Predicted 3D model of a 682-nucleotide part of an RNA (large-subunit ribosomal RNA, domain II) from a Candidatus Gottesmanbacteria bacterium. RNAcentral holds the full RNA, with entries from ENA. Its Rfam family is "Bacterial large subunit ribosomal RNA". Its family is annotated with structural constituent of ribosome and ribosome in the Gene Ontology. Its mean pLDDT, the model's own confidence on a scale to 100, is 82.
Context: one part of a larger RNA
RNA sequence: AUGAGUUCCCGAUUAGCGGCUUUACUUAAGCUACUAUGUAGCGAAGGUACAGUGAAAGCGAGCUUUAAUUGAGCGAUUUUGUCGCUAUCGGGAGACCCGAAACCGGGAUGAGCUAACCAUGGACAGGGUGAACCUUACCGAAAGGUAAGGGGAGGCCCGAACCCGUCAUCGUUGCAAAGAUGUGGGACGAUCUGUGGUUAGAGGUAAUAUGCCAAACGAACCCGGAGAUAGCUGGUUCUCCCCGAAAUAUAUUUAGGUAUAGCGGAUCGUUUACAAUUCUGGGGGUAGAGCACUCAAUGAGGUGUCGAGCGCAAGCAAGACAUCUCAAAGAAACUCCGAAUACCAGAUAAUACUACGGUCCAGUCAGUCCGGCUCGGCUAAGCGAGUCAGGUCGAGUGGGGGAAAAACCCAAACUCCCAAUUAAGGCCCCAAAAUUAUGACUAAGUUGUAAAGGAAGUGAGAUUUCAUAAACACCCAGGAGGUUGGCUUAGAAGCAGCCACCCUUUAAAGAGUGCGUAACAGCUCACUGGAUGAGAAAUCUUGCGCCGAAAAUGAACGGGGAUAAGUCAUGUGCCGAAAUUGGAGAUUCUUGCCUUUGGUAAGAAUGGUAGGGGAGCGUUCCUAUUGCGGUGAAGCUCACACUGUAAGGUGGGGUGGAGCGAUAGGAAGUGAGAAUGUCGGU
Numbered sequence: 001a002u003g004a005g006u007u008c009c010c011g012a013u014u015a016g017c018g019g020c021u022u023u024a025c026u027u028a029a030g031c032u033a034c035u036a037u038g039u040a041g042c043g044a045a046g047g048u049a050c051a052g053u054g055a056a057a058g059c060g061a062g063c064u065u066u067a068a069u070u071g072a073g074c075g076a077u078u079u080u081g082u083c084g085c086u087a088u089c090g091g092g093a094g095a096c097c098c099g100a101a102a103c104c105g106g107g108a109u110g111a112g113c114u115a116a117c118c119a120u121g122g123a124c125a126g127g128g129u130g131a132a133c134c135u136u137a138c139c140g141a142a143a144g145g146u147a148a149g150g151g152g153a154g155g156c157c158c159g160a161a162c163c164c165g166u167c168a169u170c171g172u173u174g175c176a177a178a179g180a181u182g183u184g185g186g187a188c189g190a191u192c193u194g195u196g197g198u199u200a201g202a203g204g205u206a207a208u209a210u211g212c213c214a215a216a217c218g219a220a221c222c223c224g225g226a227g228a229u230a231g232c233u234g235g236u237u238c239u240c241c242c243c244g245a246a247a248u249a250u251a252u253u254u255a256g257g258u259a260u261a262g263c264g265g266a267u268c269g270u271u272u273a274c275a276a277u278u279c280u281g282g283g284g285g286u287a288g289a290g291c292a293c294u295c296a297a298u299g300a301g302g303u304g305u306c307g308a309g310c311g312c313a314a315g316c317a318a319g320a321c322a323u324c325u326c327a328a329a330g331a332a333a334c335u336c337c338g339a340a341u342a343c344c345a346g347a348u349a350a351u352a353c354u355a356c357g358g359u360c361c362a363g364u365c366a367g368u369c370c371g372g373c374u375c376g377g378c379u380a381a382g383c384g385a386g387u388c389a390g391g392u393c394g395a396g397u398g399g400g401g402g403a404a405a406a407a408c409c410c411a412a413a414c415u416c417c418c419a420a421u422u423a424a425g426g427c428c429c430c431a432a433a434a435u436u437a438u439g440a441c442u443a444a445g446u447u448g449u450a451a452a453g454g455a456a457g458u459g460a461g462a463u464u465u466c467a468u469a470a471a472c473a474c475c476c477a478g479g480a481g482g483u484u485g486g487c488u489u490a491g492a493a494g495c496a497g498c499c500a501c502c503c504u505u506u507a508a509a510g511a512g513u514g515c516g517u518a519a520c521a522g523c524u525c526a527c528u529g530g531a532u533g534a535g536a537a538a539u540c541u542u543g544c545g546c547c548g549a550a551a552a553u554g555a556a557c558g559g560g561g562a563u564a565a566g567u568c569a570u571g572u573g574c575c576g577a578a579a580u581u582g583g584a585g586a587u588u589c590u591u592g593c594c595u596u597u598g599g600u601a602a603g604a605a606u607g608g609u610a611g612g613g614g615a616g617c618g619u620u621c622c623u624a625u626u627g628c629g630g631u632g633a634a635g636c637u638c639a640c641a642c643u644g645u646a647a648g649g650u651g652g653g654g655u656g657g658a659g660c661g662a663u664a665g666g667a668a669g670u671g672a673g674a675a676u677g678u679c680g681g682u
Stems, first nucleotide, its partner, number of pairs: 001678002007093006014087007024048003030042005052059002062074004096235002099232001103225004109220001115199009124189001126158003129154001133150007162186003167182004201217001203213003210219001238616006248261005262364002264361007273354001278347005288337001289335002294331002298327009309316002367393001369391002371388006399410003414585004419581003425575003428560003434572001436571006447562001453547002457544010475530004480504003485499003510525001514523002586606009617671001619668010635655004640651004
C1' cells in the first nucleotide's frame, strides 16, 4: 500500500420520504413509437383495499351456534388505502472474508529417475582348489582296482576393477534436499553395464517392501467442475448518545450445533391488572420424632417341636427353629405421628415508566467463586451435583480496604474543581490520621501457621482437708516384744510365692513402704516425741501463654521496628473512596410555562460485554448552484494557533508545482492494528 455483510430476484414488517386517491391504487406477459442493452405510451389478466361471518354450501351489516334462542362468539354502528424509493430482517443464489484433506472429468503430460521386459553391443587384474574325461604303468582269469601324468568343471575359494551399502564416526543453516572417511558384502553369474525400444494412473511394473512409476504414491502430475464443502479455527476497518442480557427448560444420530420457550432492545396498546405487607382458607409427609407396618439388629423370660450329650432306666439337657410377654434401640428407597418455612387461592389502604398483551430485531444454550441448606466423595479438593425473591464476577480486571490478589469487606465511575462529611479499614516510621484515655492480661517476639498429647508457666474463681491444743517442709531421737507368724522351700527371718494379718509393751512402731542379703544382717518409710513458729495440702472450672513444630533459591508481622506499636474490655477524637454533600457545565427523560423549529424552570437519570435503538463525522464519484488557484491548487510535513462532546473542522509555517473546494441533493469498490493475511521495500 492492499484487505471482509455486497449485488440481483422473491417475501415480511414498521418508520421516513414520494406518486395517485370522495371514479381507490397498481400493472404482468405482450404490443406500439423513438434519439433503441433505454425511454415514453398502450395493455386491469391478476393483486391489495373497500364487509363480515361460517368447517362449508351459503347468507350478509350482519353471520354462526340451535328444533328455537330475549343467550353466547366474531363483526358493523368515524375512515384510509395503494404503488414506489430508503432503512431492517427472512428465503434463493459463492452470500461477510481467507482456509482443507478429499471427489469427479479430460481424445492433456510423463518410464531422460525408477520397475520389468525386448533388440543389439560391451566388461570382469591376479592367485587358489583341481570334477568329468583321456593316457601310461602295475595288479587281476575276468569284472575291475591302484598309482602317476594330462585335463580344467563350479550360481567353488581369496582378492582389484566393477556392482552393492554391514558397522562406526563425522556431517545435520551439510561439500551433498542422503554425502565423506574407515570398516564391510558380491566379484563367471538369477553378474554388471552402454545405446535403442515396450508397458500409464479405475492403470503399469513388482524374486510383495504397499515397493517404484522424474527429490512427498494406500493410488502420479497438469488443467477443469470450483468461489467443492467446512455445525470447525482465525479475522472483520469512523464517532457520540439511550437501554441492556444469557450460560436455563424441552427436543434433537443431540451434547462445543440447532429449534421453541425463558431473559434483552425498539414500537404500539391496556392502565394497577404485578410484586411486597397483613389477614383468611387450603393440600402436603420434609426437619424432628416414633416402632403401629417393612427391613435389619439386641437382652431377659414363658410355651411348643427337634435335640448333640449324660444316664441301667425313668429322665436331665446345651443348642436350633417357631411363637408369645417384657425391656432397650436403627432406617434415603420404614411411618401410628408430624412442624417451621415455602407454595396455591381470596381479601387488603397507599405507591413505583411496575405488570400484561400485539408486532419487529436480537444475542444467549462451556459459566465462575462466596454464603446458607443438602447429595456424591474421605463431614478430601481452587472436587463433582442440586437448591435459595442469596450475593459477586462475568459485563463493574473502574474507585477505597484486604501487602500484592476477577469472585471477600466497603461502594455503583456523565465531565471538571489544589472544597467538605463519612464507609470498610485504619491512626510509631515507611504512609494520611492517637506514641489517645481508663482497667486488666501476656514475657512467649506469643502477637506474626497446626493436632492428639504433655507440663508445680502465670492471672481469676470454686470446693475439701490440716493448722498457736503448733499444721506443711527440713533437723535431733525412737521405730520395740511374742516372732525366724503359718505354709512352701536347699534356704524364705517384714520384703520369691500362697494363707492369715492377731496379741503385748508403749509417746509411737505394719506379721511391714522401698533399697538390700544365698538366707540373715544393714539402710529407709509408715507411725511417735522434741526443736522451729504461720500458713499448708489436694481437686475442679476458666483467661493468656509453653512444648509437641523436620524440606528442598530467602522470607509463616508487607518492611523497619515494637514489651506495646501485642491481647481483652470500655470511651473520645481524627484519617480515609470516583459513596454523600458543595460549586460550574453537558446530555436524556418527565412535568410546568412561554407559545410551538425551539426556549426556559423544577425533578430524576446518565458503569457496561453479547445485543437492540437513536444521532452524526469523514472518503470517492455524479447533478445543480456558487467559488478558490503560478501574487502558488492537490499532496506531503510541523512539540504551531483556534474551534467542536467525538468522528473532525478552520487557519498558519515549510515543501510542492496544477489543479481544487463550498452549499443542496444523489450513488457507493466508503473508514484497518491484528486474519502464522496479500504485494512491494528494508